Small-subunit ribosomal RNA from an uncultured bacterium, 1417 nucleotides, folded computationally. Its Rfam family is "Bacterial small subunit ribosomal RNA". Gene Ontology terms of the family: ribosome and structural constituent of ribosome. The coordinates come from a structure-prediction model, not an experiment, and the mean pLDDT is 81. The RNAcentral record of the sequence draws on Greengenes.

[in-house]
RNA sequence: GAUGAACGCUGGCGGCGUGGUUAAGGCAUGCAAGUCGAACGGACAUUUUUAUUUAGCAAUAAGUGAAAAUGUUAGUGGCAAACGGGUUAGUAACGCGUAGGUAACCUACCUCUGAGUCUGGCAUAAUCCCGCGAAAGCGGGACUAAUUCCAGAUGGAAAUGAGGGGACGAAAGUCAUUCUCAUUUAAAGAUUUAUCGCUCGGAGAGGGGUCUGCGUCCUAUCCAGCUAGUUGGCGAGGUAACGGCUCACCAAGGCAAUGACGGGUAGGGGGACUGAGAGGUUGGCCCCCAACAUCGGAACUGAGACACUGUCCGGACUCCUACGGGAGGCUGCAAGUCAAGAACCUUUCUCAAUGGACGAAAGUCUGAAGAAGCGACGCCGCGUGCACGAAGAAGCCCUUCGGGGUGUAAAGUGCUUCUCUCAUCGAACAAUUUUUGAGCGUAGGUGAGGAAUAAGGGGCUCCUAAACUCGUGCCAGCAGGAGCGGUAAGACGAGUGCCCCGAGCGUUAUCCGGAAUUACUGGGCGUAAAGCGUUUGUAGGGGGCUGUAAUAGUCCCGUGUUAAAUUUUGGGGCUCAACCCCAGAGCUGCGCGGGAAACGUUACGGCUCGAGGAUGUGAGAGGCUGAUGGAACUCACGGUGUAGGGGUGAAAUCCGUUGAUAUCGUGGGGAACACCAAAGGCGAAGGCAUUCAGCUGGCGCAUUCCCUGACCCUGAGAAACGAAAGCGUGGGGAUCAAAAAGGAUUAGAUACCCUUGUAGUCCCACGCCCUAAACUAUGAUGACUGGCUAUGUGAAGUAUCGACCCUUCACGUGGCGAAGCUAACGCGUUAAGUACUACCGCCUGGGAAGUACGAUCGCAGAUUAAACUCAAGGAAUAGACGGGAACUCGCACAAGCGGUGGAGCAUGUGGUUCAAUUCGACGGUAAGCGAGAACCUUACCAGGGCUAGAAACUCCGACGAAGUUGUUGGGAAACCAGCAACGUCUCACAAGGACGGCGGAGUCAGGUGCUGCACGGUUGUCGUCAGCUCGUGGCGUGAGCUGUUCUCUUAAGUGAGGAAACGAGCGCAACCCCCAUUCUGCGUUACAAGUGUCGCAGAAAACUGCCUCGGACAACGGGGAGGAAGGUGGGGAUGACGUCAAAUCAGCGUGGCCCUCUGACGCCCUGGGCUACACACGUGCUACAAUGGCCGGUACAAUGGGUCGCCAACCCGCAAGGGGGAGCUAAUCCCAUCAAAGCCGGUCCCAGUUCGGAUUGAGGGCUGCAACCCGCCCUCAUGAAGCCGGAAUCGCUAGUAAUCGCGGAUCAGCCAUGCCGCGGUGAAUACGUUCUCGAGUUUUGUACUCACCGCCCGUCACUUCAAGGGAGCCGGGAAUACCGGAAGCACUAUUUAUAGUACCAAGGUAGGCUCGGUGAC
Repeated sequence: GAUGAACGCUGGCGGCGUGGUUAAGGCAUGCAAGUCGAACGGACAUUUUUAUUUAGCAAUAAGUGAAAAUGUUAGUGGCAAACGGGUUAGUAACGCGUAGGUAACCUACCUCUGAGUCUGGCAUAAUCCCGCGAAAGCGGGACUAAUUCCAGAUGGAAAUGAGGGGACGAAAGUCAUUCUCAUUUAAAGAUUUAUCGCUCGGAGAGGGGUCUGCGUCCUAUCCAGCUAGUUGGCGAGGUAACGGCUCACCAAGGCAAUGACGGGUAGGGGGACUGAGAGGUUGGCCCCCAACAUCGGAACUGAGACACUGUCCGGACUCCUACGGGAGGCUGCAAGUCAAGAACCUUUCUCAAUGGACGAAAGUCUGAAGAAGCGACGCCGCGUGCACGAAGAAGCCCUUCGGGGUGUAAAGUGCUUCUCUCAUCGAACAAUUUUUGAGCGUAGGUGAGGAAUAAGGGGCUCCUAAACUCGUGCCAGCAGGAGCGGUAAGACGAGUGCCCCGAGCGUUAUCCGGAAUUACUGGGCGUAAAGCGUUUGUAGGGGGCUGUAAUAGUCCCGUGUUAAAUUUUGGGGCUCAACCCCAGAGCUGCGCGGGAAACGUUACGGCUCGAGGAUGUGAGAGGCUGAUGGAACUCACGGUGUAGGGGUGAAAUCCGUUGAUAUCGUGGGGAACACCAAAGGCGAAGGCAUUCAGCUGGCGCAUUCCCUGACCCUGAGAAACGAAAGCGUGGGGAUCAAAAAGGAUUAGAUACCCUUGUAGUCCCACGCCCUAAACUAUGAUGACUGGCUAUGUGAAGUAUCGACCCUUCACGUGGCGAAGCUAACGCGUUAAGUACUACCGCCUGGGAAGUACGAUCGCAGAUUAAACUCAAGGAAUAGACGGGAACUCGCACAAGCGGUGGAGCAUGUGGUUCAAUUCGACGGUAAGCGAGAACCUUACCAGGGCUAGAAACUCCGACGAAGUUGUUGGGAAACCAGCAACGUCUCACAAGGACGGCGGAGUCAGGUGCUGCACGGUUGUCGUCAGCUCGUGGCGUGAGCUGUUCUCUUAAGUGAGGAAACGAGCGCAACCCCCAUUCUGCGUUACAAGUGUCGCAGAAAACUGCCUCGGACAACGGGGAGGAAGGUGGGGAUGACGUCAAAUCAGCGUGGCCCUCUGACGCCCUGGGCUACACACGUGCUACAAUGGCCGGUACAAUGGGUCGCCAACCCGCAAGGGGGAGCUAAUCCCAUCAAAGCCGGUCCCAGUUCGGAUUGAGGGCUGCAACCCGCCCUCAUGAAGCCGGAAUCGCUAGUAAUCGCGGAUCAGCCAUGCCGCGGUGAAUACGUUCUCGAGUUUUGUACUCACCGCCCGUCACUUCAAGGGAGCCGGGAAUACCGGAAGCACUAUUUAUAGUACCAAGGUAGGCUCGGUGAC
């Protein structure tokens, strides 16, 4: 884009179209084919005339008969009924289409034309009578007519037969309006004056029959062979006609890989849809053809049928029945009904028009047709109003709260009337002078009324036009694909807005396109799917140079046809359009006639370049057969010799004192051939290696161009060969070695390792198998297109005495590479290059699956699907990772020193407990962390209380400045209810204002409630590791790369060199601070002094500067001198891009959510809890002692702090402490004589101790409202575990570890053994980078990218689905054989009633074939 559509929501009008796609399932009812009286005899009705009978006086009435006219029509007869209308079941076919043939044919009605239409006759319906039957219907007798039927006549016609002549032809034979003879064959009348008929011919038109070329779906795994009237001939029969159409005889043919035969599916075409086209799909409506008419068979009639609304028979079904018998056929009106289905209309009107049948005509019939009705089913057209109308109402939505949107939209004002309603007028279609209109009072016109009667559907994450808010919270749901939804959803649902289309809009189904994704136009096959394992070669396809001729290919011209409709161009008619009409073009095809000869083909010649041959020569693991050699191995025997050997990561099984292994000798056996040896050689591939001989295949080079003269290439089927493994039979059997056994390893170990070991390996003879990563993952052939280099073989050339070397040519085998190609990797004269050429094979997403089923061969392979399910695959890039590699760092290991893990205690955490044990932090990077918990803190729990609130804003009211103090009752307090005293702002007073508490109101406060996965800020970590990037340029299709890689060097991406890079940024380093040396200045409060130990401030000094060696003469490194300090002197601050959704909503801030006027998740208070305790973990302290404890004496620091404070002297107390009060806002005074380890002296004597100090008791001190839960300190007493710590694990490289004490923050006090600082004493060790951990750079592999804590395979358990097999069971289809034999046609017989025979439908029997359904398992 399309549809004969359906479904959902919605729906104003008109025109034109269109409407049972499924059950060719069944059908009630009505209608759809009749007509002609001018073919015929009757009958009936009416009228007229007339005869007669009866009644009557008569008129007249009734009846009977005759004749005539008019009308009707059951029957006979004629024509039609074979058309028109329906459907698509069957059919893969001369069925259809197209082009032809028919000299092999027919044709009623119609037209033209020729001739004729004479004489007779026999019947039969109707009708009447009789009879049977329920009915349908039937039988018998009597009568009768015709345009019914029959006989005869006529015939320049026709048919048949015989004979003759002519033309063509070689003949066979064919042809014609030829001639003669013989035989046979015609006719119908009607009506009234003019026709219509009838018969026999001829011609035409139209209609048919039949034959032929070409075209016409899928399947080779539901088919590879099919065929007996089959193929042909002769003769006969039959037909309108050719013909095996049928029959008798004869022959054995015919078709097929260019797909016969079989199976499946299907009406075909014009055309329709789509597409740029080529194509693909399709065949509804309209037109042409075919086929069918309940299923099957058959003939009759007829011009025509094997007959939709005819006949007969059989089957199924339905109906009627008196049970004896009968009747029926909507795939006509798509009228109507049922069924099935997603689904398809009125039991309408009319013959007015067009057409058909009959008729002389009038006319009759016509569900053909013309119309109306129903359905938005489609196409087309119109409308649902138009103009003005606010910086823009209300409502609704959003909001950054300012505003914005809906939106000129509405309201309102004015206008219009297509549509609508009413009224009125009113066609065309009629052809015809008159008559005739179903549609229809329709179309259309006029007038009136009044904006009146008329808008929805889908969508809004991207593809894809259009977004916001709320609700929901991986729920509910969406979805075409990607995907969305787990509390801030532009994706779900709703609202608002917007977008698209609009009387429609979406969805579903189907087809084409996009899809170059089956590639003819127009694709591929090294690695994505795809080259057969290889060769030979059949059919087929393709094919060198040149001459002549022909021309079925090809090309050109003309001509015929290609129905109409459709398509298209122009024009025209309905108001436009859809629709319709006219004219032209086109319909790519086929036939016929004429022409061309380049190419192709064919025929006949020629040629030598392709191909092959000859001659000479050469290399070779080419093949087959036979022989042959040495090393090794193994076995046997013998010698020497003794305790082991063997094997492994380590072992064991195993062998060995019956003598192994080792070693020497002899002999046997089988298999394989070291060195040479190579990117080497040969072969079609598989493959081929000791040496020699025999037989044999292929190949290269050279020669003269010596011979042939296109003999060539490829190759479906086919044939041959085809590693290893394997199979069959019989031999052989050293090694190795599936299976097997044992030993190990292991959680297990049906494995890897070890010891054995059978098939097999190998060989011989014979026969199979036919597969490999059979790989160059690269089919074979030919041609062309720069090179460099190596190597194998041969030849030529120069040179040489000869050779090597060298140069060149040819053929092989390799490497690197121009151009070019390629998605890239790569290929690149050995192509994967070329517009290359021609041929073969193969591919069309992955899995299922090279599987199932089938068939063929085999013991074993090949061929080869679908259901179902999923998003595979290639190449390259950046990372990450590796029980990959290289290089380099780090207290990373190693070397050392000291610890932890064991004990007691302290502290934190988990767990448990509890009313609560508030919360957070969880490997490294949580756990002496947030963080100095008795109340407070405090967030938790229990109980009590407050509700505009503990703090903030606005307003109102009354009061009072504020405020201070005291006090009563209840209470644990908070709080509730009061009382009293003092006090009194601004302002002259009042009012007002400010302020305060109280009461009220409002907008609100408040929340340590949730979300660190919504955030800011801050922090940890990798890591003070050396990295992380950018601009421009360059390379690449691109991701991306380069720079940043490489070499040297450094602590360093530090520096140097080189380099398609050149520069730059954040990091490194430096700049900053402290310490170490010197100097200068100033010095208080230091010191007795005038000095500078010291303090403050400033300066200098260090830069590889100097020497030497190494190194690329560089960067830099090693050593040395000088120097307080030497190669960043030591330390600090400083933390790149980023990682961990790392941590923190409880420090703070903050989005969203939640609680709160219903009294709390807010606020206040008392008490409790955070301090619990079977246990587990982390971090520490003190120890276990003699390098020590205790006692006495004695020496030396630094950093700091202090007025709500540090607190001296002195006094009291054993002590904690108390009293005391000097001094100090600090280099001045105090903590603080500042220390301790140290040193000197004494004691203890190796012990659970004079070690160790837990625990407990008693008595005190201090802080504080308050030490019970739950503080610290002192004294006395008590004196636990513990004697150096398992696996494991931590810190530290120098003023460091270890050890010793001192200070500070927080703080009323303190659970501090913590943390942050300060100084004293003061070591050991580093060979080195294999290993552990972490990190950096480069490289490599990758199926990882949430990135190895990745990915991923198989089994099992359970559920579900699809397919295959399956004992079977059930059904369909097409045949075969036999039985059977209705109707009918034909034949025979007969007494014309019938009987028989041949053919034959249904049906039956039998065994198979084939396709489905179902089936335990």